[in-house]
RNA sequence: GGGAGUAUAGUUUAAUUGGAAAAAUAAUAGAUUUGCAGUCUAUAAGUUACUGGUUCAAAUCCAGUUACUUCCA
Numbered sequence: 001g002g003g004a005g006u007a008u009a010g011u012u013u014a015a016u017u018g019g020a021a022a023a024a025u026a027a028u029a030g031a032u033u034u035g036c037a038g039u040c041u042a043u044a045a046g047u048u049a050c051u052g053g054u055u056c057a058a059a060u061c062c063a064g065u066u067a068c069u070u071c072c073a
Base pairs, nucleotide, nucleotide: 001072002071003070004069005068006067007066010025011024012023013022019056027043028042029041030040031039032038049065050064051063052062053061
């Protein structure tokens, strides 16, 4: 320098090929315990990497940018 892939909650991953975001774990609060751990219940946490475009409607399709991974030279 050229090609390909990935980016969603603090973390790890879903979202049935466009109809509007879910779970596990972690965190906080409560119950249980003399206390801790464990268990149960509840709560909060998301501009779906960023900027535009297409569409009635975009996490999903298109273009560009950024970061990371990988292949070729």
Record summary:
The RNA shown here (transfer RNA) has 73 nucleotides and comes from Centroceras gasparrinii. Its Rfam family is "tRNA". The family's RNA type in Rfam is transfer RNA. The sequence is in RNAcentral, with records from ENA. Its mean pLDDT, the model's own confidence on a scale to 100, is 81.